[in-house]
RNA sequence: CAGGAGCGACAGGUAGUUGCUGGCAGCGUAUGCUGCGAGAGGAAAGUCCGGGCUGCAUGCAAGAGAGGACUCCAUCUAACGGAUGGCCAGAGUAAUCUGAGGGCAAGUGCAACAGAGAGUAGACCGCCUAUGUACUGCUUUGUGCAGUGCAGGUAAGGGUGAAAGGGUGGUGUAAGAGACCACCGGUGCCUGUGGUAACACGGGCAGCCAGGUAAACCCUGUCCGCAGCAAGAAGCAUAUGGUAACAACUCUUGCAACGCCGCUUUGCGGCACUCAUGCUUCGCUUGAGCCUGUCGGCAACGGCAGGCCUAGACAAAUAACUACCCACGACAGAACCCGGCUUAUCGUCGCUCCUACUAU
Repeated sequence: CAGGAGCGACAGGUAGUUGCUGGCAGCGUAUGCUGCGAGAGGAAAGUCCGGGCUGCAUGCAAGAGAGGACUCCAUCUAACGGAUGGCCAGAGUAAUCUGAGGGCAAGUGCAACAGAGAGUAGACCGCCUAUGUACUGCUUUGUGCAGUGCAGGUAAGGGUGAAAGGGUGGUGUAAGAGACCACCGGUGCCUGUGGUAACACGGGCAGCCAGGUAAACCCUGUCCGCAGCAAGAAGCAUAUGGUAACAACUCUUGCAACGCCGCUUUGCGGCACUCAUGCUUCGCUUGAGCCUGUCGGCAACGGCAGGCCUAGACAAAUAACUACCCACGACAGAACCCGGCUUAUCGUCGCUCCUACUAU
């Protein structure tokens, strides 16, 4: 210099004018007026996970089922299906990246085409003729030798396929075969060392050799009650009804409870509570909050100290215009809040690390 890997920050700027939505202060009986200050994002998005908060059973407590999600290990966290660090497998020269990563040695299922055979396997070509049998030839006439065919044996070699029931060599045999042996590989059991663990590296025993698929049903283990701010709470107004039975997804069990007062008492009246509709207020933004420093930790993260307050609307504000500058501006707009994940994104800047082959 070139190519690459991993992180982080920013997201047009400046000035002016006019608006809009909250807040604070002042004035005003009030509608309002004046002044000051604030006013979208890294994803506000998808709504895919987790949590806070709220309600749902007459009030509590407990269990089962159904359904769903997840599934190597440890840690972090309010929690998670998330993150961090590892292990294992794969990719890369490397920095580094990717992984729906438990169980098919529990059961059931599935596998196009090709192929003889696709899972208690099979015989197309091939190999063999020990054994049985038919025929032919030779013949030293023997229960002989040779050949061909059939029955039969075999799974070395070939062929098909994504995959053919461990591999190499030997013994063995008619030919062969874990049939047997040695070594290698796998698996199971026992065991040593290191590690919190996943696991790694070893030792011994057993021919045990068990194919693939769980992103197939299923099994093991862990977790989850259901619904969501249009949740829900309060006040006012209006009119009627109800007050002992309906498990909040389904079911089961246990405990508690069964409006109050009056009267002319199968009823009536009053009070209390409650269902419905409309309006207003609350919920609503001080929060697992943000920034800086420091300490612990490889890290995610946590502790401590100091500082800061940073939209809160309800058909919904956060905008429009003018001037100048440049690199000419992407994706995109809060709606209860927070932690993640995923997806979209013009570009600019900063930090750390790697480089085999080839070229210079």